Description: Predicted 3D model of a 1481-nucleotide RNA (small-subunit ribosomal RNA) from a metagenome. Model confidence (mean pLDDT): 82 of 100.
[in-house]
RNA sequence: AGAGUUUGAUCCUGGCUCAGGAUGAACGCUAGCGGCAGGCUUAAUACAUGCAAGUCGAGGGGCAGCAUGAGUAGCAAUACUUGAUGGCGACCGGCGCACGGGUGCGUAACGCGUAUGCAACUUGCCUUUGACAGGGGAAUAGCCCCGAGAAAUCGGGAUUAAUGCCCCAUAAUAUCACAGAUUCGCAUGUUUUUGUGAUUAAAGCUCCGGCGGUCAAAGAUGGGCAUGCGUGACAUUAGCUUGUUGGUGAGGUAACGGCUCACCAAGGCAACGAUGUCUAGGGGUCCUGAGAGGGUUAUCCCCCACACUGGUACUGAGACACGGACCAGACUCCUACGGGAGGCAGCAGUAAGGAAUAUUGGGCAAUGGACGCAAGUCUGACCCAGCCAUGCCGCGUGAAGGAUUGACGGCCCUAUGGGUUGUAAACUUCUUUUAUAUGGGAAAAAACCUCUGAACUAUUUCAGAGCUGAUGGUACCGUAUGAAUAAGCACCGGCUAACUCCGUGCCAGCAGCCGCGGUAAUACGGAGGGUGCGAGCGUUAUCCGGAUUUAUUGGGUUUAAAGGGUGCGUAGGCGGAAUUAUAAGUCAGUGGUGAAAUCUAACGGCUCAACCGUUAAACUGCCAUUGAUACUGUAAUUCUAGAGUUUAGCUGAAGUGGGCGGAAUGUAGCAUGUAGCGGUGAAAUGCAUAGAGAUGCUACAGAACUCCGAUUGCGAAGGCAGCUCACUAAACUACAACUGACGCUGAGGCACGAAAGCGUGGGUAGCGAACAGGAUUAGAUACCCUGGUAGUCCACGCCGUAAACGAUGAUCACUCGCUGUUGGCGAUACACUGUCAGCGGCUGAGCGAAAGUAUUAAGUGAUCCACCUGGGGAGUACGAUCGCAAGGUUGAAACUCAAAGGAAUUGACGGGGGCCCGCACAAGCGGAGGAGCAUGUGGUUUAAUUCGAUGAUACGCGAGGAACCUUACCUGGGCUCAAAUGUAGAACGACGGUUGCCGAAAGGUGACUUUCUUCGGACGGUCUGCAAGGUGCUGCAUGGUUGUCGUCAGCUCGUGCCGUGAGGUGUCGGGUUAAGUCCCAUAACGAGCGCAACCCCUAUUCUUAGUUGCCAGCAUGUAAUGAUGGGGACUCUAAGAAAACUGCCUACGCAAGUAGUGAGGAAGGUGGGGAUGACGUCAAAUCAGCACGGCCCUUAUGUCCAGUGCUACACACGUGCUACAAUGGUUGGUACAGAGGGCAGCUACCUGGUGACAGGAUGCUAAUCUCGAAAGCCAAUCUCAGUUCGGAUCGAGGUCUGCAACUCGACUUCGUGAAGUUGGAUUCGCUAGUAAUCGCAUAUCAGCAAUGAUGCGGUGAAUACGUUCCCGGGCCUUGUACACACCGCCCGUCAAGCCAUGGAAGCCGGGGGUACCUGAAGUCCGUCACCGAAAGGAGCGGCCUAGGGUAAAACUGGUAACUAGGGCUAAGUCGAAACAAGGUA
Repeated sequence: AGAGUUUGAUCCUGGCUCAGGAUGAACGCUAGCGGCAGGCUUAAUACAUGCAAGUCGAGGGGCAGCAUGAGUAGCAAUACUUGAUGGCGACCGGCGCACGGGUGCGUAACGCGUAUGCAACUUGCCUUUGACAGGGGAAUAGCCCCGAGAAAUCGGGAUUAAUGCCCCAUAAUAUCACAGAUUCGCAUGUUUUUGUGAUUAAAGCUCCGGCGGUCAAAGAUGGGCAUGCGUGACAUUAGCUUGUUGGUGAGGUAACGGCUCACCAAGGCAACGAUGUCUAGGGGUCCUGAGAGGGUUAUCCCCCACACUGGUACUGAGACACGGACCAGACUCCUACGGGAGGCAGCAGUAAGGAAUAUUGGGCAAUGGACGCAAGUCUGACCCAGCCAUGCCGCGUGAAGGAUUGACGGCCCUAUGGGUUGUAAACUUCUUUUAUAUGGGAAAAAACCUCUGAACUAUUUCAGAGCUGAUGGUACCGUAUGAAUAAGCACCGGCUAACUCCGUGCCAGCAGCCGCGGUAAUACGGAGGGUGCGAGCGUUAUCCGGAUUUAUUGGGUUUAAAGGGUGCGUAGGCGGAAUUAUAAGUCAGUGGUGAAAUCUAACGGCUCAACCGUUAAACUGCCAUUGAUACUGUAAUUCUAGAGUUUAGCUGAAGUGGGCGGAAUGUAGCAUGUAGCGGUGAAAUGCAUAGAGAUGCUACAGAACUCCGAUUGCGAAGGCAGCUCACUAAACUACAACUGACGCUGAGGCACGAAAGCGUGGGUAGCGAACAGGAUUAGAUACCCUGGUAGUCCACGCCGUAAACGAUGAUCACUCGCUGUUGGCGAUACACUGUCAGCGGCUGAGCGAAAGUAUUAAGUGAUCCACCUGGGGAGUACGAUCGCAAGGUUGAAACUCAAAGGAAUUGACGGGGGCCCGCACAAGCGGAGGAGCAUGUGGUUUAAUUCGAUGAUACGCGAGGAACCUUACCUGGGCUCAAAUGUAGAACGACGGUUGCCGAAAGGUGACUUUCUUCGGACGGUCUGCAAGGUGCUGCAUGGUUGUCGUCAGCUCGUGCCGUGAGGUGUCGGGUUAAGUCCCAUAACGAGCGCAACCCCUAUUCUUAGUUGCCAGCAUGUAAUGAUGGGGACUCUAAGAAAACUGCCUACGCAAGUAGUGAGGAAGGUGGGGAUGACGUCAAAUCAGCACGGCCCUUAUGUCCAGUGCUACACACGUGCUACAAUGGUUGGUACAGAGGGCAGCUACCUGGUGACAGGAUGCUAAUCUCGAAAGCCAAUCUCAGUUCGGAUCGAGGUCUGCAACUCGACUUCGUGAAGUUGGAUUCGCUAGUAAUCGCAUAUCAGCAAUGAUGCGGUGAAUACGUUCCCGGGCCUUGUACACACCGCCCGUCAAGCCAUGGAAGCCGGGGGUACCUGAAGUCCGUCACCGAAAGGAGCGGCCUAGGGUAAAACUGGUAACUAGGGCUAAGUCGAAACAAGGUA
């Protein structure tokens, strides 16, 4: 000191979370020792038992018990007597009990803190000083007797003492009264003093030393009272108060005082927060923090309050009294039922509560306290010990060596091996803190007291000696033994140090935040390993920090949360220039205080440390005093620069109230005139033959003011528009004069305040919520249309809100420029370089997260006000207040989420825009969709109808060929190392062949037959072990391959530059191209993958070469044929070469390039075709082609066999074939290809058959032989019909292949002769040798369901104006709430579950107040009858009060039938509101 988390990525805003420290802690796991501390935070709940306050015999009467002595009786034991002695129960008396100890209920207060004051007070014991102590009296407890009672206790009688009580005397520096003098003080007052008068004291004991007693004064200590300042939350608590505020007088108190009372006055407090409610003891301190602050008040110290709850007084120096009293109440206990007793918030301890907090210990040895002359007694204060890792600190659990054996074991891996655990262990040597045993053994102790001695004599002082230790035989120090007795906890995805395997499979679970887990989890559980800390480690809770996230230090408000709608103005805050005074603020010095402890520093003591001590510093504060006077304040006097007034101009849709005007609209009347008008995307409702609409004239009504008009003007804002008059206000300018700081802002307050809305009364032409109708639609309570009420208009009165926006508060000052415009001024102005006040645009610096802003600041400063602090809940609830209402203002919480948000970036998308392309549309040609059939798919069916492919990019697809096989499916029957190979071992002579039986076959079971040899073995199968097999799953684990966007023109990089950054630029712009093709321009310059070219076929020519090809010329031969000799001319074959490049011309253009029916050329602008597919997209397809990770099966999901099935069939779809006919069918004749294939193959030719084909036979392993065209052409016929079209279907007979054509083959002949007469919505292909049409070949293949696929040639068109529209694509731009990217996102009702909250008839409480009734104890007051000599008391009465009761209200809490909205929750319903022009912005 920061980090994680919003996004595809970025910057910012902003919250949440983490890392640190701390604790009176608790919980989990673990645990060797010591020191020092700490230990009921909850129930101020209730308490059994013991102890915690007594002491004095030197105050007293005495003597119950104990001890001693003495006496009597007795042999003795023993009994009795005796206060004589030590002492002493109970009693009188003195002092103490008001300290010490506990707790934090109450208290928001002079309670506490701090600083003052008392001229308004008190103070026992202590110190000092002065004075004094004479005489007398009456009682009473105890003891004794009697009585009541269960007890507690009480009553009566007799007698008695004092340092108890009373009386008399004496007395002042006491008190009071009067008179006089005097000091001081701001005042009330007060100091000192004189005189006179009055009143009030005392106690004894003694060891003879003294200790006590009384009065007065002073001190010290303690206390009381008063005051300034400081000291919680809530304003959803705004008014409170009647002894209240003050005065006079009296009473009361130690003392001032409404403290109390009588009378008088009507005050007092409060926005600087009264009153009320809630919470809380306060401080020193402690924790945290850089500090300022924030939190805290355990232990220790100071103060306060309290003592079962409430009240009251008594005694006393001191109490309204923790271990005292009285009364009332609640509770507990005893009881003989009549009455009594009690108070742990003292120390232990118990119960209860709780997550949770200790021993019914020892001792007065020390310190302190009470009493006492003292010895001493008492002391749960205190000193110690016990329990607890609760905290802090320290120590240990060993140290060194030890790897050429990196051991065993564990774990991991690429596994005959390696890595790691790990010098770790073993082993060797050493040490002994600690432990165990044993021995020694403290300091804390000095006093009092006793003894001795000394000093002046002494009980006084000094010196010496002696006595006293709970802790404790503890700390500590020796000796011995022996590595011996001693390590865990948490974590290991990022933050955050530390990684692998197995298990699990959105399960179980983890989680502080982000988030992990759905079959390869470093995130769950276990293991190995590692990391951190260590007698502890983690978790939870709380506080501070980080958080500048409440911002004084130290934040913000255009768009992220946040400027009030606007003005006026009160309080308040702030305020121009000069001089003087003052000294409140301010600054400096000094004095006092700021308790101790704590903190800090130094030094010291425990072996160190924690801990403790000494000294210093500090305590940033408060008070007083002295000084300074710049600034602020205050007072006074001036000034004119701020502000204002007067004068003169000028401006404007500024406001209010009148008057006037025309156009338009509507209505009415009249007229003309006839069939529609109106409305829409298209219609309909509506109006109209009873005459609309249209046109003309006239009249009336209400509302708004065309053009001018603008980027204009005015106003505080809202807002303001025909013309004109009156009244009112304002700004600006110019020149002078005047006032003299009069100013700025502005909490509350007051006023104004669009639209809508409300009230009363008018008005109502047009428009027009609601409403009605018509459309649209799945619906349409909407958008569109036709009507139409409130309203809109006026007057008066409310409301008080708006995206009331510049989303930008007001005022003042300062800070670069350019430009437009409004109103003035500069005499005049189309000139200008001016100036003031406004309204705009652009652009610097600066600022800003950026967008942007930029003299009209969001810049730089100053003053004042308002507002903000994560999103939702919510501008909601409750309360208050305003309002007629609607509603407004003020304004939460529970709960919930980890985001919500701003700006900008890149994409994607848009029923956004621009440009461009494509058989995309259009223009054409031919099809599909209707029929029959073929084929594939879906669905259905089935034992099975194996599997995959499913928009484009599945569906004549994998399959380029399912009768068996294929085959993966089903049924049934079998097999279990079953295929190959290797290796090791064993036995054998087999295996095979022939043949019998069972069986559907596979298979099973028999018979016969059967090796070589050099004797080592070879060969062969059989058996056994090790290594199988799977078309089972996962294409979402993969490789490879493929489809598609798309043969679309794109996709990127290096360096530089721009930007905080994501990113941009380059790649954009202007042209051009088929093309990111090229050119120009340019903060870019270059480059790569794509495009193009290079490759193949084809079109032309040439060269070379001629066999199996060719044949012009020459020759031979045939009926005929390159058949033959020969030839290379031609065709052709197959090698090479040439040719095309916008090269030439013209036009246009800077260029690139484009155009031309240009030339030339076989070919002209990539000539035609093919191969070739950038970065990437679709988790696209394929685990069933193959390969492969993981998982699964192993007498089966493997494997063999037979028979079925994949060919099913109500139906739906795709792709095709054949047709519906005359551009045709049938019959006959006749002509011309290319590219391929061929040996159990193609087959010439001949014969037979109507034919499929069969029987012979020949050639060919192929430019040699062979397979072969059809449309066409020439004739004939048919004549528009379900036909001489069409051929499905069915019947019969055959042929061929094959082990086998039943399910389930093809072909052939004869017969049969279905639908179909050109096909709805819709849809497909094609731009030239193309479409259309015609046939041929091949692969697969025994055969074939081929009408399919792949190739080949023959014949051979039409059309393209063009880019508006549909589809797809490219580039640029724009919007976006999308980024899984529009198949996106997302809203609301309803339904379900859970959660918290509001309202609510009512029910149950709580505290406080008011009124009335009653009223204990007790103080005070009064009092003739009783007691007492008296003082006084009893009794009685009165006032007041705790408590109790009654009553009506207010406040506050809990609960509640029912109810309301809100939040949350993978896959519910209905719609489609928002985000794109979101489809009605």